A computed fold for a 349-nucleotide RNA from a soil metagenome, annotated as Bacterial RNase P class A.
It matches the Rfam family "Bacterial RNase P class A". By type it is a ribozyme.
The RNAcentral record of the sequence draws on MGnify.
The model forms 91% of the base pairs in the Rfam consensus.

RNA sequence: AGGCAGUCGCUGGCGGUUUGGGGCAUCCCGGCCGCGAGAGGAAAGUCCGGUCUCCAGAGGGCAGCGUGCCGGCUAACGGCCGGGGGGACCCGCUCAAAGCGGGUUUCACGGAAAGUGCCACAGAAAACGUACCGCCCCGGCAACGGGGUAAGGGUGAAAAGGUGCGGUAAGAGCGCACCGCGGCGGGAGCGAUCUUCGCCGGCAGGGUAAACCCCACGUGGAGCAAGACCAAAUAGGGGAGGAGGGGCGGCCCGCUCCGUUCGACUCUCGGGUAGGUCGCUUGAGCCAGGCAGCAAUGCCCGGCCUAGAGGAAUGACUGCCACCCGCAAGGGAACAGGAACCGGCUUAU
Numbered sequence: 001a002g003g004c005a006g007u008c009g010c011u012g013g014c015g016g017u018u019u020g021g022g023g024c025a026u027c028c029c030g031g032c033c034g035c036g037a038g039a040g041g042a043a044a045g046u047c048c049g050g051u052c053u054c055c056a057g058a059g060g061g062c063a064g065c066g067u068g069c070c071g072g073c074u075a076a077c078g079g080c081c082g083g084g085g086g087g088a089c090c091c092g093c094u095c096a097a098a099g100c101g102g103g104u105u106u107c108a109c110g111g112a113a114a115g116u117g118c119c120a121c122a123g124a125a126a127a128c129g130u131a132c133c134g135c136c137c138c139g140g141c142a143a144c145g146g147g148g149u150a151a152g153g154g155u156g157a158a159a160a161g162g163u164g165c166g167g168u169a170a171g172a173g174c175g176c177a178c179c180g181c182g183g184c185g186g187g188a189g190c191g192a193u194c195u196u197c198g199c200c201g202g203c204a205g206g207g208u209a210a211a212c213c214c215c216a217c218g219u220g221g222a223g224c225a226a227g228a229c230c231a232a233a234u235a236g237g238g239g240a241g242g243a244g245g246g247g248c249g250g251c252c253c254g255c256u257c258c259g260u261u262c263g264a265c266u267c268u269c270g271g272g273u274a275g276g277u278c279g280c281u282u283g284a285g286c287c288a289g290g291c292a293g294c295a296a297u298g299c300c301c302g303g304c305c306u307a308g309a310g311g312a313a314u315g316a317c318u319g320c321c322a323c324c325c326g327c328a329a330g331g332g333a334a335c336a337g338g339a340a341c342c343g344g345c346u347u348a349u
Stems, first nucleotide, its partner, number of pairs: 002321007010038002013035006020029003040335001044346002047344005052223004064219005069083005084109001085107009110214002115212002117208003132153002134149006161179006180203001181201005186195003227278004237269005244258005285304003289300004323332003
């Protein structure tokens, strides 16, 4: 997420009026007049979280489902704010790289040193450990065979830390220095975490937990067509009375129907349906100001009442202004509509 004004409609509200109707408690329905109000930023998807309502429920546990760095906010949240860590990009310092600092953005960001599974293709090997090429040693004239080696090549998204020196037959944290990694301690911080600090370890061993799983925490279900109340007609049900009751235009006769064991008919009670009322809009409300806080947010004070209908109103036209396109005449103006309500997220424009 157009604004202002006007005209005619629609919905519901308030006030007045009425030789209309009902009812008689100045109340209801209707007519007429006047006044003021009438969709959204997403009303949407119904993906989370609540209020409210009903049902269920001793307590505890398992399963299932959900959440998952730390702190805060909140009624609550899987939301928001701030921070930590990882990734990507940009800028600055620097000749450059590395590194450091800053900014933007992003992350389902607990655990892979509990166990199990899986890892396409390629590759020797995708992980109780492996030798394709190459290198080295031994045997052999040679082809080749036996052994060592993860430094070099090759494959791959991923192959057992990097650089250098030593060492070795060739190599290898095999040894050492620096960097990296892990553990313990100290320091900083509420904490995640950080550390220009000290000591120790040659150094855990690929990835995947939006695979099973493990750990911690949370979690009853259904939803306003929830649910509460009033309550016809007809047909059932309970109780009481009951031999009569009804139709043929009023009455009598007459005729006829239903009954007198299975009971017509009358009265009454209760459940339920149609229908009606409530729930229903004053609320974690909106607007302005101040204060606290980096912020989310909270507190104080003043003002305001702003759809509550229900097969469901909120529309159409005109004028001016604003926006977009066009030199102009002129044209365009999206996504989309409440249905108990609120806080978020996502999607559309």